[in-house]
Molecule: small-subunit ribosomal RNA
Organism: uncultured bacterium
């Protein structure tokens, strides 16, 4: 920096990623070289070899022995050989010296003066080395080796005897050295140190080599160097769920011990010492230079290299030595391994290789001492698994290569494709040049200071030759994050770092093509730092996101007012020392470069010393009054404690009056009451609480405090300015207070009231409501110690605009009244700056600063478990982890929703009228049935819907029979034929067969049509309306939906569009940080209502003429009407209201009055709404069938349920007779008149009419008259019989009509529910489309023609504003808990097992020390003796044993809660007033 919480936003906050690093491992792959690195696990066990020896110039001895001499023998007389002597030279078991305390390994232990750093040592040592001084005289006795004897399996000894030394022991000498005592000078840091002097006492020595010179050893002393020992300041891990630890412990004195100070040890004395600045205990860990990372501050690491420490199978111990408590030495104990003759012995790879084991994992039983270094030696030299090299491993870093240049027919192949092409791709082929590494051949180092001597090594390097030859993979391609397509798969298989992908069109899985990145590597995993300002010193927070302690008092601590002086601890400056080397940085070099490496330089925190300054802090002294406090005066107050008093009310008791109810609720019931309640009157009892005043008024630290009086008592405030003189602030621990509930003991108990009981409610109701009712509530004393103990805001001090209330004081002014001004303290509201994520805070800060305390670091698990402490208990306080999720949470925004609110509208309710729901029938649907009952439509917004009309057809369904380039379209090739029409036969038909007729156009190439074959393809009412287009429904003809610019806001967004009015309307007006605009509204369009103008046939006929009768005719253009045009209506006029507006109410005029009535017209969008079966269309499926043709059937079924209609139930009626008045339509395969036949449907007939002409055509209700007389009827017409008619190939399944006969249900319809506000409802008929025929349906037309609307409380739907929200798939939302199931981690648990560290006691090895030492003994001594040793005893003492506690870990029948899991069960607790906030 990015991703991830949201519909979107800001902030908080976690998780995740991109970077770098590694002693790494794993997967795939692998050409070369250089330089590095390589058991992190079992400090597990180890076979084998090597890793520390050397010196003969310390010594004796043994062996070998050139040569020389002597001697014997053989002979070839100069050779061989025996023996002896001498001897150069060499070897070495032993004595002796030096070295085995270095080098090398490992990190178990260790939280410590172990390490780092800086000091001290006046408290010490130092072999070899350097320098200086002095010295080495004279003696002695042994022991190895060796020889002999002997024990043992061996290891190893024992005894006797011999012997040398630079081995050992006395004596002498030593001015120096040591000890004691004393004198003195100088110095220091307290004890003291150093020098000089005196006295007494003590203490040395070794030789070797050489011909010699001399060299080298030896002894004493001093000094240096080097290396160590000891002491101290400071620094560096975690845990307080470890708070007290300590008996040699702390100190002193004496003694001992040590190289040396020291409780180091011991005896005695004292009672100290350490610890919240974290002792003790537990866990973890070698420390550092440095390494990695980071801007830095930091964080992490401690492998390689270097310094220090510790360890060497585990534990203990000393010896030797200059040095060890000793890796390759010794003793003892334990475990293990090996040998054994069973008696006893041997061993220690955490040296180099190597083996087994463990593990994800880590190399050769190599070469050489050539170099560097070490030990010994005079040296030569020997030894050296230190080291130098090589080997194995891409483990890391660095370098090189796998080719380079040209080249478009853009080859082939692959992949994709819209079929055109694109891409792989100059890539390849092809042409040209080149050879690093590698191969072959030749030469050939440096690394040796000086003749030779090189493991590496015939290596590096150089030269020549041939040939593109021998050499590329891995990961990724949804976003973060560079890189995209196809196929397969179909919530499967799988992927995944986070978000997430996969349920039939997956750039996310798998494969392929292409692409991106890195490259001899690439990815993954693990770990660390970074990003993470996510522990915040740099550099965070705490009103609401996690986070202020419930409150005060106060201890330690931290911080602290003004002035003067001193000091120099902090501070600052300069300087000195240190800060090892390597590393990092800079410069210059060496390997061809680089990695690597050499040289030089620079740098460096810290610590320590010296010098200086004196502002600030600290310290000391003096002083001040403003902080703080005291005294005085005054008023306010539900501040606290105790005692007493009062009235109202409830309840109870007694008595009176009085009678049937009371009480309670949404409605009831339980309950009380005729044994007299409730009500009412009087009297009494008792307990608790204190109405009005009363107020975001008062007091108190908080909790909290409310009748009145008295007593005691705390604090605050104001005034004045007397006193003290910084006495202050905060406050870890500590102490005290601390609502309600609860606990204990004793009282008290009226009302209220957990638990409990009953009654209701309910599906249930362990609740809400009701009737009762016990603890409790009250008092006293004691405990508990928590609350949303909240202002969700710790305390203190100072500063920073204003305005306005209120409570208590003071002061000025004023009539000394009201008031007004100033001021202090408290308590509220608004608000500027500032702050803040926003909300908001704003002198009572959440502002600006300082000080102190408390607290936070993702959600859940969990304020849980365990432990400790407190409590009588309930419980409190402190307070985790495993595991799990990618969020949880805050503020604000837009919506949606609410059994939230306000305003408004609508046949939404109300007021009415007529219905539906009941009956019969029609029709549609569900269901059922069926071979099939084709399919779709499903709340409103499916159901007389698609379908404006299923007998065949339609038709998609079923049964059966046929066809397969097909019923239909377009090409191609070949062959044949006109096409076509008619007839006959078989068949249910499709179809098949046959016969006859027919012989197209032409530019003669051919074309059109048709048949057959082949191959492309046709076809599909098959699937997906959740892949789509188009169309449609619905909210809704509701008044809304948006944009540009500006402004506001960090932003999502807001404003405009809200507000006040008004409207049918976001309609208009006014106001306003908005100003404008668009889609909608309205208007423009059609129709209807009035008039006028024009025109006058097929329409009309007033007047004139004519006629037998009809506008039939002449004529007329007046009227009706027709159809073109125009006018008219705009709140225009008047009055009231209104804000002078918009508008509204009333009126006038007018045919019409407030959008006049009706229609067309449907904004942004919602419903994955409907339709793949109107059509179109992607993908999938099918292709002798899911296509197509045909016959018959079905879509018309029928216990049932629902919707929509028709007809009725009758007298406002039925029937009969007579008699009026329409509009709008249709008509040529048509409408069909008159006339005529028939009861009628209808038939015959054919005039007229392509229609303002003719026909359909009769309008009906209405009206007039008659009849019926309340009934299942003269209502009603279902059903059924018979007879006919019409259409049509065809009327059985399954049409319509007529006549006659039959005459069902039904007497106005339960719950519920629909339509309608005027020419409307209701009612009456007419026409049309579809159609051969078939309408109770649909679409239109006209006739007759009402009732009611107070009003907006309620139901439904909608609009606007506002409010709440844990919803955003948006309440059909979200979401909680038990139970059941599976899995996971965890607590408890009778216990069980193991571990480490302590304690007490027992036993007690080796060993040091002490004592003893009658036994033994070479050095000195004449001897006595001195001295030594063995042995024995004791203290201490490892391992071991016993015991009881504590701690840690594992495990345990059972048990507790917790977490996770797509659809389980029960309810509905929370989110809206969430339905009881």
């Nucleotide at each position: 920096g990015a991703g991830u919480u949201u519909g979107a936003u800001c902030a908080u906050g976690g998780c995740u990623c991109a970077g770098g690093a590694u002693a790494a491992a794993c997967g795939c792959u692998g050409g070369c070289g250089g330089c590095g690195c390589a058991c992190a696990u079992a400090a597990g066990a180890c076979a084998u070899g090597c890793a520390a020896g050397u010196c003969g110039a310390a010594c004796g001895a043994a062996c070998u022995g050139a040569g020389a001499c002597a001697u014997g023998a053989g002979u070839u007389u100069a050779c061989u050989u025996u023996u002896g002597u001498u001897a150069a030279a060499g070897u070495u078991a032993g004595u002796g010296g030096c070295g085995g305390a270095c080098u090398g390994g490992u990190g178990a232990g260790u939280a410590a003066c172990a390490c780092g750093u800086a000091a001290g040592u006046a408290a010490c040592c130092u072999g070899c080395c350097u320098a200086u001084c002095a010295g080495a005289g004279g003696g002695g006795g042994a022991c190895a080796a060796c020889a002999g004897u002997u024990a043992g399996a061996a290891a190893u000894g024992a005894c006797u005897g011999c012997u040398a030394a630079u081995a050992c022991c006395g004596c002498a000498u030593a001015u120096g050295c040591c000890a004691u005592a004393a004198u003195u000078a100088u110095c220091g840091c307290a004890u003291g140190a150093u020098g000089a002097u005196u006295a007494u006492g003590g203490g040395a020595a070794a030789g070797g080599a050489g011909a010699a010179a001399u060299c080298u050893g030896c002894u004493g002393a001093u000094a240096g160097a080097u290396g160590g020992g000891c002491u101290u300041g400071c620094g560096a891990c975690u845990g307080a769920u470890u708070a007290g630890c300590u008996a040699g412990u702390u100190g002193g004195u004496g003694a001992g011990g040590u190289a040396g100070a020291g409780g180091c040890u011991u005896a005695c004395c004292a009672a100290g010492g350490c610890g919240a600045c974290g002792a003790u205990c537990a866990g973890u860990a070698g420390c550092c230079g440095g390494a990695c990372u980071g801007a830095g501050a930091g964080g992490u690491c401690a492998g390689a290299c270097g310094g220090c420490c510790a360890c060497a199978u585990u534990g203990g111990g000393a010896c030797u030595g200059a040095g060890a408590u000793a890796c390759g030495g010794c003793c003892c104990a334990g475990a293990c391994u090996c040998c054994u003759a069973c008696g006893g012995g041997a061993g220690g790879c955490a040296g180099c290789a190597g083996u087994c084991g463990g593990g994800a994992a880590u190399a050769u039983u190599g070469c050489g001492c050539a170099a560097u270094g070490g030990a010994g030696g005079a040296a030569a030299c020997u030894c050296u698994g230190a080291c130098g090299c090589a080997g194995u491993g891409a483990c890391g870093c660095c370098g090189c290569g796998u080719g380079c240049a040209g080249g478009a027919a853009g080859a082939a192949g692959g992949u994709c494709u819209u079929c055109g092409g694109a891409u792989u791709g100059u890539a390849a082929g092809c042409u040209g040049a080149u050879u690093u590494a590698g191969a072959g051949a030749g030469g050939g180092a440096a690394g040796a200071a000086g003749a030779a001597g090189g493991a590496c090594a015939g290596u590096a390097c150089c030269u020549c030759u041939a040939g593109a030859a021998u050499a590329a993979g891995c990961u990724c391609c949804g976003g973060c994050c560079a890189a995209c397509u196809a196929u397969g798969u179909g919530c499967c298989a799988g992927c995944a770092g986070c978000c997430g992908c996969g349920g039939u069109a997956a750039u996310a899985c798998a494969u392929a093509g292409g692409g991106a990145g890195c490259a001899a590597g690439c990815g993954u995993u693990a770990u660390c730092c970074g990003g993470a300002u996510u522990u915040a010193u740099u550099g965070g927070g705490u009103g609401u996101a996690a986070a202020g302690g419930g409150u005060g008092c106060g201890u330690a601590g931290a911080c602290g007012g003004a002035a003067g002086a001193a000091c120099a601890a902090g501070u600052u400056a300069g300087u000195u020392g240190u800060g090892a080397a390597a590393u990092c940085c800079c410069u210059c070099g060496g390997c061809u470069c680089a990695a690597c490496u050499g040289a030089g330089g620079a740098a460096g925190a810290g610590c320590a010393g010296c010098u200086a300054a004196a502002a600030c802090u600290a310290u000391u002294c003096u002083c001040c009054u403003u902080g703080a406090g005291u005294a005085c005066u005054g008023g306010a107050g539900a501040g606290g404690a105790a005692a007493g008093u009062g009235g109202a009310a409830u309840u109870c008791c007694u008595a009176g009056u009085g009678u049937a109810g009371c009480g309670g609720u949404g409605a009831a019931a339980u309950g009380c009451g005729u044994a007299g309640a409730u009500a009412u009157u009087a009297g009494g009892a008792g307990g608790a609480a204190c109405a009005c005043c009363g107020g975001u008024g008062g007091c108190g630290a908080a909790g909290g405090c409310g009748a009145c009086u008295u007593u005691c008592u705390g604090g605050a405030c104001a005034g004045a300015g007397a006193c003290u003189g910084a006495c202050g602030u905060u406050g870890a621990g500590g102490c005290a207070c601390g609502a309600a509930a609860g606990u204990g003991u004793g009282g008290g108990g009226a009302g209220c009231a957990a638990a409990c009981a009953g009654g209701a409610u309910u599906a249930g109701a362990u609740a809400c409501c009701c009737u009762g009712g016990u603890a409790g509530u009250c008092c006293a004393c004691a405990c508990u110690g928590u609350a949303a103990a909240c202002g969700a805001u710790g305390g203190a001090u100072a500063c920073u605009a204003g305005g306005u209330g209120u409570a208590g004081g003071g002061u000025g002014u004023g009539a000394u009244a009201a008031g007004c001004g100033c001021u202090c303290u408290g308590u509220g509201c608004c608000g500027u700056c500032g702050c803040a994520a926003a909300c908001g805070c704003a002198a009572u800060a959440a502002g600006u600063a300082u000080c102190c305390c408390a607290c936070c670091u993702g959600g859940g698990g969990a304020g849980u478990a365990c432990g400790a402490c407190c409590g009588c208990a309930a419980g409190g306080c402190u307070g985790a982890a495993a595991c799990u999720c990618a969020a949880a949470g805050g503020a604000a925004u837009u919506g949606a929703c609410g059994g939230g609110g306000g305003c408004c509208c609508g046949c939404a309710c109300a007021a009415g009228c007529a219905g539906u729901g009941g009956a019969g029938u029609a029709u549609g649907u569900g269901g059922u049935u069926u071979a099939a009952u084709u399919c779709g439509a499903a709340g409103c917004a499916a159901c007389g819907c698609g379908a404006a009309g299923a007998a065949c057809c339609u038709u998609a369904c079923c049964a059966g029979g046929g066809c397969u380039u097909g019923a239909c379209a377009u090409a191609u090739a070949c062959a044949g034929g006109a096409a076509u029409a008619u007839u006959u036969a078989a068949g249910a038909g499709a179809u098949u067969a046959a016969a006859u007729a027919g012989u197209u156009c032409u530019u003669c190439g051919g074309a059109a049509c048709u048949u057959g074959u082949a191959a492309a393809c046709a076809g599909g009412u098959g699937g997906u309306g959740c892949a789509u287009g188009g169309u449609u429904g619905u909210c809704g003809u509701c008044a809304g939906c948006u944009c540009g610019u500006g402004u506001c806001g960090u932003g999502a967004g807001a404003u405009g569009u809200u507000a006040g009015g008004u409207u049918a309307a976001g309609u208009c007006c006014u106001g306003c940080a908005a100003c404008g605009a668009g889609c909608g509204c309205a208007a423009c369009c059609c129709u209807u209502g009035u008039u006028c103008c024009u025109a006058g046939u097929u329409a009309c006929c007033a007047g004139c003429a004519u006629u037998a009768a009809g506008g039939a005719u002449g004529g007329g253009g007046a009227c009706u009407c027709u159809a073109g045009g125009a006018a008219g209506a705009c709140u225009g006029c008047c009055g009231g209201u209104g804000a002078u507006a918009a508008a509204u109410c009333g009126g006038a005029g007018g045919a019409a009055g407030a959008u006049g009535g009706g229609g067309a017209u449907g904004a942004c969008g919602u419903c994955a709404a409907a339709u793949c079966a109107u059509c179109a269309u992607g993908c999938c499926c099918u292709u002798u069938a899911u296509g197509u043709c045909c016959u018959g059937g079905g879509c018309u079924a029928c216990a049932c349920a629902c919707g929509u209609a028709c007809u009725a139930c009758a007298a406002u009626g039925g029937c009969u007779a007579c008699c009026a008045c329409a509009a709008a339509g249709g008509g040529a395969a048509g409408c069909g008149a008159a006339a005529u036949a028939g009861a009628g449907a209808u038939g015959u007939g054919g005039a007229g009419c392509a229609a303002a002409a003719c026909c359909c055509a009769a309008a009906a209700a209405a009206g007039u008259a008659g009849u019926c007389c309340a009934a299942g009827u003269u209502c009603g017409g279902a059903u059924u019989g018979a007879a006919g008619g019409c259409u049509g190939a065809a009327a059985u399944u399954c049409g319509c009509c007529u006549u006659u006969a039959u005459g069902a249900a039904g007497c106005c319809g339960g719950a519920a529910u629909u339509g309608c506000u005027a020419g409307u409802a209701a009612u009456g008929g007419c026409a049309g489309g579809u159609c051969a025929g078939c309408a109770u349906a649909c679409u239109g037309c006209c006739g007759u023609g009402a009732a009611u609307a107070c009003g907006u409380u309620c139901c439904c739907g909608g609009g606007c504003c506002u409010u709440g929200u844990a919803c955003a798939c948006a309440c059909c939302g979200c979401c909680c808990g038990u139970c059941a199931c599976a899995c996971c981690a965890u607590g408890a648990g009778a216990g069980u097992u193991g571990g480490g560290a302590a304690u007490a006691c027992c036993c007690g090895a080796a060993g040091c020390c002490u004592g003893u030492g009658a036994g033994c003994c070479a050095a000195c001594g004449c001897a006595a003796g001195g001295g030594g040793c063995a042995g024995c005893a004791g203290u201490c003492g490892a391992a071991g044993g016993u015991a009881g506690a504590a701690c840690c870990a594992a495990u345990g029948a059972u048990u507790g809660g917790g977490g996770u899991g797509a659809a389980g069960u029960c309810g509905u607790a929370a989110c809206a007033a969430g339905g009881u906030a």